[in-house]
């Protein structure tokens, strides 16, 4: 350096102020949060995504196996290339609980997309 396996580690952030009520981090106003991987004219750099591609985690069916199912962006700008950067204006967020929850409580000291590290293996 590369090819196949093995063990280990690490892998989700976020209700603040106010109103209304007997009762809401739940309703109304303003606020606050963003897993993983890929992603621009032959090659490289610069270069980057909640809403673009897949994918995970949730849900449903099912004895398993596996199958289904699963949210949201648009204009303007620079540029050779952006839905990814910059400006402006939106929008979205699984089940149970509980005054109706993306942000509290719970399955979860759980599972994982995947990152990383040793060991060893073959050229």
């Nucleotide at each position: 350096a590369u090819u196949a396996a093995u063990u280990c580690u690490c892998a989700g952030g976020g209700c603040g102020a106010g109103g209304c009520g007997a009762a809401a981090u739940u309703c109304c106003u303003c606020a606050c949060c963003g897993g993983u991987g890929g992603u621009a004219a032959a090659a490289u750099u610069a270069u980057a995504a909640g809403u673009c591609c897949a994918c995970g985690a949730g849900c449903u069916u099912g004895a398993a196996a596996a199958a289904g199912u699963u949210g949201a962006u648009u204009u303007g700008g620079u540029g050779a290339a952006a839905a990814u950067c910059c400006a402006a204006a939106a929008c979205c967020g699984a089940c149970g609980g509980u005054a109706a929850a993306g942000u509290c409580c719970g399955g979860a000291a759980g599972a994982g997309a995947g990152a990383g590290a040793a060991u060893a293996u073959u050229u």
Predicted 3D model of a 123-nucleotide RNA (FMN riboswitch aptamer (RFN element)).
The prediction has a mean pLDDT of 77.
It was read from a public genome assembly, where an Rfam model found it.